[in-house]
Context: one part of a larger RNA
RNA sequence: CGCAGGAGAUUUGAGAGGAGCCGUCCCUAGUACGAGAGGACCGGGACGGACCAACCGCCAGUGUACCAGUGGUUCCGCCAGGGGCCAAUGCUGGGUAGCUGUGUUGGGAGUGGAUAAGCGCUGAAAGCAUCUAAGUGCGAAGCCCACCUCAAGAUGAGAUCUCCCAUCACUCCUUCGGGAGUGGGUAAGACCCGCGGAAGAUAACCGCGUAGAUAGGCUACAGGUGUACAGUCAGCAAUGGCUUAGCCGAGUAGUACUAAUCGGUCGAGGG
Numbered sequence: 001c002g003c004a005g006g007a008g009a010u011u012u013g014a015g016a017g018g019a020g021c022c023g024u025c026c027c028u029a030g031u032a033c034g035a036g037a038g039g040a041c042c043g044g045g046a047c048g049g050a051c052c053a054a055c056c057g058c059c060a061g062u063g064u065a066c067c068a069g070u071g072g073u074u075c076c077g078c079c080a081g082g083g084g085c086c087a088a089u090g091c092u093g094g095g096u097a098g099c100u101g102u103g104u105u106g107g108g109a110g111u112g113g114a115u116a117a118g119c120g121c122u123g124a125a126a127g128c129a130u131c132u133a134a135g136u137g138c139g140a141a142g143c144c145c146a147c148c149u150c151a152a153g154a155u156g157a158g159a160u161c162u163c164c165c166a167u168c169a170c171u172c173c174u175u176c177g178g179g180a181g182u183g184g185g186u187a188a189g190a191c192c193c194g195c196g197g198a199a200g201a202u203a204a205c206c207g208c209g210u211a212g213a214u215a216g217g218c219u220a221c222a223g224g225u226g227u228a229c230a231g232u233c234a235g236c237a238a239u240g241g242c243u244u245a246g247c248c249g250a251g252u253a254g255u256a257c258u259a260a261u262c263g264g265u266c267g268a269g270g271g
Base pairs, nucleotide, nucleotide: 001153005164006163007162008161009160010159011158015150016149017148018147021049022048023047024046025045026044027043033038051107052106053105054104055103059101060100061099062098066094067093068092069091070090071086072085073084074083075082076081112144113143118138119137120136121135167184168183169182170181171180172179173178189266190265191264192263193209194208195207196206197205214259215258216257217255218254219253220252221251223248224247225246231242232241233240234239
């Protein structure tokens, strides 16, 4: 821009993409078959490998804005207690959310249709024979469908539901009923703007904007570290007790304390 008024939702599916794998064991059955050795078709069940997808409750990893331990040096006047630096966290032990796999769950199941090679039935040309010439049946991990995803720019532009309404000015045409067009302000609605997001480079997408829990803060809880500083008590002291303490990023709730204020722009006139 189009989809012959303007919007907000929900959809149909022309078409396109993805997936499509393989094995072992058991039963049938030591049956059919075979002198024996051996050893099935068909059908049923169980368990796996690789691959793919989703997820983070479990296991495990990361987690340089979390907690603790610890060496040197420097600074906070000193002690104590801390901050900085030590060539991407000085080093070490852990670790929430998120993100991950080695973890968990799921998938390739099933049912049809038309077929290939092949196997047939009936059957002439050609009194026989012949699966083929007319007719007709079966038959693959393959094809079509089925399963998952996208999908009406499918210009062949589909469908359904809901919302908005009929104003003003000007130009042209007019059979004077009106019609065509331009512009202004609006409707439903959208955008800008703002607060954000398991969305994301930015756009986009999604949520929220005081009629509000969108983010931050605060409170509570979960969870992580592992028992803070000061004081006091015990001990000559190191140290220990008071202390499951203190501190805490992303988690879950609650709560308008802070910020989403106030506003602006666009957006129909059809039948």

Predicted 3D model of a 271-nucleotide part of an RNA (large-subunit ribosomal RNA, domain VI) from Methylophilus sp. The coordinates come from a structure-prediction model, not an experiment, and the mean pLDDT is 86. Rfam family: Bacterial large subunit ribosomal RNA. Rfam 15.1 lists 51,934 matches to the family in 10,816 species. RNAcentral holds the full RNA, with entries from ENA.